Molecule: c-di-GMP-I-GGC riboswitch aptamer
Organism: Clostridiales bacterium
């Protein structure tokens, strides 16, 4: 270094509840655990999914989604190979 344990020490949090923001999709915080070995960062132009708005369609724009796949960058512990 690749890898990733019925190891240890921390760590993140779905669905739901409340608030609070946004037209919506969504977002913040507290609560909560479903699950995560990168569930960390990234979404100007990798794909994909969502929202609005024009559009007959094709399609454009718009804004969001990293806990849908990749790809960059970056990180805590170390069994077994």
């Nucleotide at each position: 270094a690749c890898c990733g344990a019925u190891a240890a020490a921390g760590g993140c949090a779905a669905a739901c509840u409340u608030g609070c923001c946004g037209a919506a999709a969504g977002g913040c915080a507290a609560g909560g655990a479903c699950g995560c070995a990168a569930a960390g960062c990234c979404a100007u132009a990798g794909g994909g999914c969502c929202u609005u708005u024009c559009g007959a369609a094709a399609g454009a724009a718009u804004g969001g989604c990293a806990g849908c796949c990749g790809a960059g960058c970056u990180a805590c512990c170390g069994a077994a190979g």